A computed fold for an 87-nucleotide RNA from a Candidatus Coatesiibacteriota bacterium, annotated as transfer RNA. The prediction has a mean pLDDT of 82.
RNA sequence: GGAGAGGUGGCCGAGCGGCCGAAGGCGGCGGACUCGAAAUCCGCUAGGGGGGAAACUUCCUCGGGGGUUCAAAUCCCCCCCUCUCCG
Numbered sequence: 001g002g003a004g005a006g007g008u009g010g011c012c013g014a015g016c017g018g019c020c021g022a023a024g025g026c027g028g029c030g031g032a033c034u035c036g037a038a039a040u041c042c043g044c045u046a047g048g049g050g051g052g053a054a055a056c057u058u059c060c061u062c063g064g065g066g067g068u069u070c071a072a073a074u075c076c077c078c079c080c081c082u083c084u085c086c087g
Base pairs, nucleotide, nucleotide: 001086002085003084004083005082006081007080010026011025012024018070027045028044029043030042031041032040046061047060048059049058050057051056063079064078065077066076067075
C1' cells in the first nucleotide's frame, strides 16, 4: 500500500430503517431473606446542554464529521482507532 472484520452506557454484548437511549449479562447502589454473611430474589443504575428553589421537565448524543430518508445505531461518503490476511 491492497482486502476483509469490527468500534453501542463503568465492562462485556444483542440490535441490521419506525414500537429503540437502546435487550441481556457483569459490576455498582438500595432493599428483602439471615444472628451475621454467602447464595437467592426485588428495585435502581450512561454522558452532556436548557428550564426550575426543588420535585420534575425538555433537547442532543451509538468512534468523529457529512449525506440519503417523513424517520438512521442500522443505508451511502470521508476520516480516526483495533484485529486478521495479502504484498

Overview
Taxonomically the source falls in Candidatus Coatesiibacteriota (Bacteria, Bacteria candidate phyla). The sequence is in RNAcentral, with records from ENA.